A computed fold for an 88-nucleotide RNA from a Desulfobacteraceae bacterium, annotated as TPP riboswitch aptamer (THI element). Taxonomically the source falls in Desulfobacteraceae (Bacteria, Thermodesulfobacteriota, Desulfobacteria, Desulfobacterales).
RNA sequence: UGCGUUCGCUGGGGGUGCCACGUGCUGAGAAAUACCCUUAGAACCUGACCCGGUUAAUACCAGCGCAGGGAAGCGGCCAUGCAAACUA
Numbered sequence: 001u002g003c004g005u006u007c008g009c010u011g012g013g014g015g016u017g018c019c020a021c022g023u024g025c026u027g028a029g030a031a032a033u034a035c036c037c038u039u040a041g042a043a044c045c046u047g048a049c050c051c052g053g054u055u056a057a058u059a060c061c062a063g064c065g066c067a068g069g070g071a072a073g074c075g076g077c078c079a080u081g082c083a084a085a086c087u088a
Stems, first nucleotide, its partner, number of pairs: 001083005007075004011038004016032001017025002019022001044069003050063001052061002
């Protein structure tokens, strides 16, 4: 110095279930000007009225899953990775 990561801004994408119906359960979030994700993409969808284990019940946990899809631009250089040049 350049290209990335982290970060910021703007735009975009996504889900909102179960039941004993309650100060209930899980979770980041169960309609919140909230939460999460944005290609290094498990946010989320299909497979799936799937499969094993739990629970009052439920994608509640795990498998499926090195399966298939899935929404981007700009900025910045504190830190960090790689490469090149220069100096010692």